[in-house]
Predicted 3D model of a 75-nucleotide RNA (transfer RNA) from an archaeon. Its mean pLDDT, the model's own confidence on a scale to 100, is 83. It matches the Rfam family "tRNA". It is annotated as a transfer RNA. RNAcentral holds the sequence, with entries from ENA.
RNA sequence: AGGCCGGUAGCGUAGUCAGGAUAACGCACAAGCCUCCUAAGCUUGGGAUCGUGGGUUCAAAUCCCACUCGGUCUG
Numbered sequence: 001a002g003g004c005c006g007g008u009a010g011c012g013u014a015g016u017c018a019g020g021a022u023a024a025c026g027c028a029c030a031a032g033c034c035u036c037c038u039a040a041g042c043u044u045g046g047g048a049u050c051g052u053g054g055g056u057u058c059a060a061a062u063c064c065c066a067c068u069c070g071g072u073c074u075g
Base pairs, nucleotide, nucleotide: 001074002073003072004071005070006069007068010027011026012025013024020058029045030044031043032042033041051067052066053065054064055063
């Protein structure tokens, strides 16, 4: 320098192929129940404009372009 894969909540992931309805799940976190207390268990709740900036479209996490960060391969 070039190819490929990836960046979505505090952490780990799904969803992208084939655009559509409040962006889902686990752990973590907060409150409550339970318990002498803690843990476990149960119930409820908060938190992500989807790496950044543009474009297409009635509508973009999803399609297109550029950039950026990480991984990997080639030279």